[in-house]
Context: one part of a larger RNA
RNA sequence: GGAUGAACGUUGGCGGCGUGCCUAACACAUGCAAGUCGAACGGGAAGCUGAUUUUCGAAUUGGUGGAGAGUGGCGCACGGGUGCGUAACACGUAGCUUACCUGCCCCGAAGACCGGGAUAACCUGCGGAAACGUGGGCUAAGACCGGAUAAGCUCACGUUUUUUAGAGGAGCGUGAGAAAAGCGAUUAGUGCUUUGGGAUGGGGCUGCGGCCCAUCAGCUAGUUGGUAGGGUAAAAGCCUACCAAGGCGACGACGGGUAGGGGGCCUGAGAGGGUGGCCCCCCACACUGGGACUGAGACACGGCCCAGACUUCUACGGAAGGCAGCAGUGAGGGAUAUUGCGCAAUGGGCGAAAGCCUGACGCGGCGACGCCGCGUGGGUGAAGAAGGUUUUCGGAUCGUAAAGCCCUUUUCUGUGUGACGAUAAUGACGGUAGCACAGGAAUAAGUGUCGGCUAACUACGUGCCAGCAGCCGCGGUAAAACGUAGGACGCGAACGUUAUCC
Repeated sequence: GGAUGAACGUUGGCGGCGUGCCUAACACAUGCAAGUCGAACGGGAAGCUGAUUUUCGAAUUGGUGGAGAGUGGCGCACGGGUGCGUAACACGUAGCUUACCUGCCCCGAAGACCGGGAUAACCUGCGGAAACGUGGGCUAAGACCGGAUAAGCUCACGUUUUUUAGAGGAGCGUGAGAAAAGCGAUUAGUGCUUUGGGAUGGGGCUGCGGCCCAUCAGCUAGUUGGUAGGGUAAAAGCCUACCAAGGCGACGACGGGUAGGGGGCCUGAGAGGGUGGCCCCCCACACUGGGACUGAGACACGGCCCAGACUUCUACGGAAGGCAGCAGUGAGGGAUAUUGCGCAAUGGGCGAAAGCCUGACGCGGCGACGCCGCGUGGGUGAAGAAGGUUUUCGGAUCGUAAAGCCCUUUUCUGUGUGACGAUAAUGACGGUAGCACAGGAAUAAGUGUCGGCUAACUACGUGCCAGCAGCCGCGGUAAAACGUAGGACGCGAACGUUAUCC
């Protein structure tokens, strides 16, 4: 000098774009953050309305209506947060997968025949403070189950071919096994089953690369390999039994410390050094630890089970909870914001659609936290006014500075108008930005320094005191170094200080 997610001191006019718990992965009141589909299914409250009866209270019945639940489907594995753990195939890069999976989507092939029994909701009984549980009875489906069929698929056997270290791949034949669901003003369509391919997304493996300590030198028993079996979507000590005795290591094993990785960012002429906040990609985590279930996908932030700590409710028998989602609270801290508006746009989930949901997102609010832009007026004006400071008392200086005169209106205030963003309609932002008119210099300057480094000097006060200080060093009676004043210099809505990096 540059830089920062900064903080502190003094000061502070406006706008645009960004950005804002770096500390306690500390604890959390409250609200919201994941639902949706009646064109899968049974049922159906309130309300409205017709009829009948009426003791005028209403009752019975029909239509319409469609709430809130329930079965079922899809989604909830995305999006959003955090950086605890992790020195590892976690990440980056280049490959391999003849060792694999992939819902929704696209293209192709073949199908969807015949049947069955339940169950929630509902009604009813019981238990419980609650959470909730339990018995009986009824009912539907694209829920569940059985049979048929099998282009292709899977398995077994046989055979051909190809390749390999081997398993394996491809083709053919025989046998065995496994499918389906309907909905739709009944037509368009959409959905269903099996299978081949694609696309997308993922799992696994490998080479290479990127921290510190050798005051960590030896480490290892599922350890290293084999055989058999199990297991997985899938190779494999992934797991188990048996057998062998191997495997790693100064090219740093093992141990300890620290740490999410990358694209990037800062600095630097570069080489390098530092860093990983915002944004993007990947990973890990979701009160702590463990576990599986469902599912195409999870070992699952707002799912389940168990254990633990903590908090809450309780009728003491038992229950409930998890902000590292958005706001917000307490605590910690030098320090970091609103319990805002809207689904109008973009995107996502569901739905045929209308639409519903969406603290993703779009916006508004707060903070000079950063960068950038603008302004705080322009011209003229010497009696060099008054006043301040200083003086050798002549003067010098603040100083064209002010006043005065002329002008302008960025900004500001008021009034009017008023968008783009939205394809026909639909705008939270927003009566915002912009535009027009009017008013009036009107509303707007500080901060640090002045001994040398380093740009800027005098006076007074103080007297090794009080104090200054980045380094050298100043101060003990004329201090350009302390304090005050005048002046000057630097930067300027900022200026200094502190911290950290180059």